Large-subunit ribosomal RNA, domain V from a metagenome, 583 nucleotides, folded computationally.
Its Rfam family is "Bacterial large subunit ribosomal RNA".
RNAcentral holds the full RNA, with entries from SILVA.
Model confidence (mean pLDDT): 84 of 100.

Context: one part of a larger RNA
RNA sequence: CCCGCUGCAAGACGGAAAGACCCCGUGCACCUUUACUGCAACUUUGCAUUGGACUUUGAUGAGAUUUGUGUAGGAUAGCUGGGAGACUUUGAAGUGGGGGCGCUAGCUCUCAUGGAGUCACCGUUGAAAUACCAGCCUGAUGUUAUUGAGGUUCUAACCUGGAUCCGUAAUCCGGAUCGGGGACCGUGCAUGGUGGGCAGUUUGACUGGGGCGGUCUCCUCCCAAAGAGUAACGGAGGAGUGCGACGGUACGCUUAGCGCGGUCGGCUAUCGCGCUGUAUGUGCAAUGGCAAAAGCGUGCUUAACUGCGAGACGGACAUGUCGAGCAGGUGCGAAAGCAGGUCAUAGUGAUCCGGUGGUUCUGUAUGGAAGGGCCAUCGCUCAACGGAUAAAAGGUACACCGGGGAUAACAGGCUGAUUCCUCCCAAGAGUUCAUAUCGACGGGGGAGUUUGGCACCUCGAUGUCGGCUCAUCACAUCCUGGGGCUGUAGCCGGUCCCAAGGGUAUGGCUGUUCGCCAUUUAAAGUGGUACGUGAGCUGGGUUCAAAACGUCGUGAGACAGUUUGGUCCCUAUCUGCAGUGGG
Numbered sequence: 001c002c003c004g005c006u007g008c009a010a011g012a013c014g015g016a017a018a019g020a021c022c023c024c025g026u027g028c029a030c031c032u033u034u035a036c037u038g039c040a041a042c043u044u045u046g047c048a049u050u051g052g053a054c055u056u057u058g059a060u061g062a063g064a065u066u067u068g069u070g071u072a073g074g075a076u077a078g079c080u081g082g083g084a085g086a087c088u089u090u091g092a093a094g095u096g097g098g099g100g101c102g103c104u105a106g107c108u109c110u111c112a113u114g115g116a117g118u119c120a121c122c123g124u125u126g127a128a129a130u131a132c133c134a135g136c137c138u139g140a141u142g143u144u145a146u147u148g149a150g151g152u153u154c155u156a157a158c159c160u161g162g163a164u165c166c167g168u169a170a171u172c173c174g175g176a177u178c179g180g181g182g183a184c185c186g187u188g189c190a191u192g193g194u195g196g197g198c199a200g201u202u203u204g205a206c207u208g209g210g211g212c213g214g215u216c217u218c219c220u221c222c223c224a225a226a227g228a229g230u231a232a233c234g235g236a237g238g239a240g241u242g243c244g245a246c247g248g249u250a251c252g253c254u255u256a257g258c259g260c261g262g263u264c265g266g267c268u269a270u271c272g273c274g275c276u277g278u279a280u281g282u283g284c285a286a287u288g289g290c291a292a293a294a295g296c297g298u299g300c301u302u303a304a305c306u307g308c309g310a311g312a313c314g315g316a317c318a319u320g321u322c323g324a325g326c327a328g329g330u331g332c333g334a335a336a337g338c339a340g341g342u343c344a345u346a347g348u349g350a351u352c353c354g355g356u357g358g359u360u361c362u363g364u365a366u367g368g369a370a371g372g373g374c375c376a377u378c379g380c381u382c383a384a385c386g387g388a389u390a391a392a393a394g395g396u397a398c399a400c401c402g403g404g405g406a407u408a409a410c411a412g413g414c415u416g417a418u419u420c421c422u423c424c425c426a427a428g429a430g431u432u433c434a435u436a437u438c439g440a441c442g443g444g445g446g447a448g449u450u451u452g453g454c455a456c457c458u459c460g461a462u463g464u465c466g467g468c469u470c471a472u473c474a475c476a477u478c479c480u481g482g483g484g485c486u487g488u489a490g491c492c493g494g495u496c497c498c499a500a501g502g503g504u505a506u507g508g509c510u511g512u513u514c515g516c517c518a519u520u521u522a523a524a525g526u527g528g529u530a531c532g533u534g535a536g537c538u539g540g541g542u543u544c545a546a547a548a549c550g551u552c553g554u555g556a557g558a559c560a561g562u563u564u565g566g567u568c569c570c571u572a573u574c575u576g577c578a579g580u581g582g583g
Stems, first nucleotide, its partner, number of pairs: 001583008010575003014570002022404004027400001029396004035201005041194003045190005051154012064141003068137001078136005085119003094113008158181003162178006204216003213233001217239006240385001241283001242342002247301007255279001257275005281290002284347001286345003305328004311322003317386001330339003353379007361372002411458001412456001413454003417451001419447006428438002465540001466538003470532001471529005478503003481498006505519005546564004550559003
């Protein structure tokens, strides 16, 4: 060196299972509820199935009988009209009894007695006799008709898993006869309510993973790299309008600050002079403008017009912006002219659907109408602001599927803020003396052990804390060895340099690493090795399904809160290593 055998499991990001964690999908399922919308179910009311009688109480109509008091006035005058007489032996006035009304004045009805009169017109009154007749009003009484509501009752609808008989050797069903309920119940149609009992769904995106938070449209500035444009969860601020004058035009004016002077008057009011020169002002943010002012006044006014629009800017589209000029009518100005809102840039919402006004359009045989079109205008914090619907929240650890290392948790990588080590400077402490020792304020470097940042391999799987076992390396050395300095007398020490050969605890508590405690030791080192090591072991913790407590939540459920329980597979092909044999 070649070929074996027996072993071990460090590696082949070993095998197994298109990762169950995480994110994504306008995926799915199940569960919840004061998400949305429905449906069952329950319920309200009306009508029908649904009939008779009696009674109570309303409404309406008819006819009858009654009722009616302001003041003045014989006195309880409803209104209007006719009207000169009306009633009475078919029993008037009066008296007695009874009923009704009442404003306590009286009015009216009836019975008995009685036996011939009673009341009008007259004078008072807005209106004259209930003397008489007719109509009407207010309220009342009783009758009748229609109708509503309530009650009682009946039986014939309807009900009867009450009895008996029959079909029939039948606890079904049907028929018959009784009994019990009964126009209720039940059912149909319509209608209001309740309604996770059930169903279908929704429950946004951006995001240095996701969630929580924040944001989502428009305007101004910086970033923005001297044309335009230009991103970020970059840095700063604003808007979701106001104004009939804060618009148009003609004419006129100049602000603010400072200094000095000047009645009250002062740092600051109005006045005068001077200096500076836009610092003032602009309805509101910022920027750019603005003196021929776009700033500030006064007069007159409505162009904050109608129909258009050459041509440009900008731009994926849809939107957006500027605009001379023409026609009509208008305002101001002597005129030339200016005026289609406002110094400019924010002050906003497509389409559908619907409303209102207008209209020389259309009009389902024709004439109309309805409806529609066109012109004008109105209704969206559709603010997730290019707006999925008129209409929508949550849970899943019982979960599932498709995907992703496009994206998190472990490990690695990059980085090195943080961490650790070291050096420089040396204010100061050290009685004196910066540097025996310590070292502020600062500065330079190193390491890659912490917490992080990034998201680069891995989500068709790289098993995750601690322990056990077995280790191996570094040295910034814990012990043992050799030295320098010392604020080293000695013994102990302090600090620095060299040094990795060897060594470097056992118990108690806790799942613990760590830590605390006890007792030893020469010492009980710091780190790396996928926080070494689960195809070596364990499985106490964390991190599935069960269950409980506290807390949160209406709830389903949830909790770097707690608690009990809870399947750890692999016969070694290759590399490697150990032992052994042959050539």